Predicted 3D model of a 127-nucleotide RNA (c-di-GMP-I-GGC riboswitch aptamer) from Candidatus Sulfopaludibacter sp. SbA3.
The source organism's lineage runs through Bacteria, Acidobacteriota, Bryobacterales, Solibacteraceae and Candidatus Sulfopaludibacter.
RNA sequence: CCUGACAAAGGCAAACCCGUUGAAAGACGGGGACGCAAAGCUUCGAGACUACCGUCAGCAUGUGUAGCCAAAACUGUUGAACUUUGUUGGGCUGCUCGUGUCGACCAUGUCAGUCGGGCUGCCAGAG
Numbered sequence: 001c002c003u004g005a006c007a008a009a010g011g012c013a014a015a016c017c018c019g020u021u022g023a024a025a026g027a028c029g030g031g032g033a034c035g036c037a038a039a040g041c042u043u044c045g046a047g048a049c050u051a052c053c054g055u056c057a058g059c060a061u062g063u064g065u066a067g068c069c070a071a072a073a074c075u076g077u078u079g080a081a082c083u084u085u086g087u088u089g090g091g092c093u094g095c096u097c098g099u100g101u102c103g104a105c106c107a108u109g110u111c112a113g114u115c116g117g118g119c120u121g122c123c124a125g126a127g
Base pairs, nucleotide, nucleotide: 001127002125003124004123011036012035016031017030018029019028020027021026034113040119041118042117044116045115046114047111048110049109054105055104056103058101059100060099061098062097064095065094066093067092068091069090072088073087074086076084
């Protein structure tokens, strides 16, 4: 320098379980081994995952407001009635805003045991 042996010495630890943490993806610690010669480090390129927040839409509900419908109560006017004044209350639809819920999108979050790149490194010599 190269290579990684059904060899030697060591190393790491998937799923799963328990605990902690996080909105989640996930992370950390303990147990546990599917695997790993960089399964050591690094988000530089790609990819994947998540969506607290944010944007948009639907639905529900509430406030306000506009229009329409129905016509009730009280009240003013009157000698009385009709007419009529004012206030309050009901239903439907639209709009604004708030709240709740659900969905779509979104990385700045996560994954280095998804791939590539970069950096570093133990042992051995089947060379």